[in-house]
Predicted 3D model of a 72-nucleotide RNA (transfer RNA) from a Coriobacteriia bacterium. Its Rfam family is "tRNA". The family's RNA type in Rfam is transfer RNA. Rfam links the family to the GO term triplet codon-amino acid adaptor activity. Its mean pLDDT, the model's own confidence on a scale to 100, is 83.
């Protein structure tokens, strides 16, 4: 330099056009003498960035950035 892939709560990941969810973690309550386990409830996300397509974009297109793999 070229090609491919990834980027979504604190972490690991789903979500292939009708607008975002799970597990773990976190907070509160219940339970316990207390802790752990368990139960209930809750908070937390400009979906990497910029533009485009569309009535509508996390999702499609282009570019940029970061990371990974391969080729030279």
């Nucleotide at each position: 330099g070229c090609g491919c892939g990834a980027u979504u709560g604190g972490c690991u990941c789903a979500g292939c056009g009708g607008a975002a969810g799970a597990g773990c973690g976190c907070u509160g309550c219940c339970u316990u003498c207390a802790c752990a386990c368990g139960g209930c409830a809750g908070a937390g996300g400009u979906c990497a960035c910029u533009g485009g397509u569309u009535c509508a974009a996390a999702u499609c297109c282009a570019g940029u950035a970061u990371c990974g793999c391969g080729c030279a």